[in-house]
RNA sequence: AUCUUAUCUAGAGAGGUGGAGGGAAUGGCCCUGUGAAGCCCGGCAACCAUCUGACCACAAGUCUGAACGGUGCCAAUUCCUACAAAGCUAUGAAUAUAGCCUUGUAAGAUAAGAA
Numbered sequence: 001a002u003c004u005u006a007u008c009u010a011g012a013g014a015g016g017u018g019g020a021g022g023g024a025a026u027g028g029c030c031c032u033g034u035g036a037a038g039c040c041c042g043g044c045a046a047c048c049a050u051c052u053g054a055c056c057a058c059a060a061g062u063c064u065g066a067a068c069g070g071u072g073c074c075a076a077u078u079c080c081u082a083c084a085a086a087g088c089u090a091u092g093a094a095u096a097u098a099g100c101c102u103u104g105u106a107a108g109a110u111a112a113g114a115a
Base pairs, nucleotide, nucleotide: 002114003113004112005111006110007109008108013041015040016039017038021031022030023029027080028079042074043073044072047070048069050066051065053063054062055061078107082105083104084103085102087100088099089098090097091096
């Protein structure tokens, strides 16, 4: 780097260090010296593993809970943004334009697995 499956509107410090950048990419719009990234500590969550309990004759499985392990995460919906279709609203003569919304797909992120 590729493929598969699941999830992505919740949650998480007024700490230390560090010194200027950061939010994937384009364009926006933001955050930042009342201090960015990174690192440490802290925390959140519960995908995997582990353990607890319920259902089950057992196993498998489903659900509940814990959180010492493996990741992950801790501004803004995945900050917004692409494509297609249905619906609604406004303008309009209109097969048009703009906006909203739903569904699907794409892109991205994370987990687990595969080659």
SAM riboswitch aptamer (S box leader) from Salinibacillus xinjiangensis, 115 nucleotides, folded computationally.
It was read from a public genome assembly, where an Rfam model found it.
Model confidence (mean pLDDT): 82 of 100.